[in-house]
Molecule: transfer RNA
Organism: Lachnospiraceae bacterium
RNA sequence: AGAGGAAUAGUUCAGUGGUAGAAUGUUGGUCUCCAAAACCGAAGACGGGGGUUCGAGUCCCUCUUCCUCUG
Numbered sequence: 001a002g003a004g005g006a007a008u009a010g011u012u013c014a015g016u017g018g019u020a021g022a023a024u025g026u027u028g029g030u031c032u033c034c035a036a037a038a039c040c041g042a043a044g045a046c047g048g049g050g051g052u053u054c055g056a057g058u059c060c061c062u063c064u065u066c067c068u069c070u071g
């Protein structure tokens, strides 16, 4: 310099243009003499900007960060 990929909850990951989910963690409660475990709840996220569309996490452009490959 060129090519490709990744960015979603505190963490690890799903999500085929139509209500954003799971596990784990955090937290409240039940249970218990206490704690753990178990069970029932709660809070919590689409990297920034722009475009397409009735509608974008998803498609397009651009920026940022990280990874891989070629030279």
Stems, first nucleotide, its partner, number of pairs: 001070007010024004018054001026042005047063005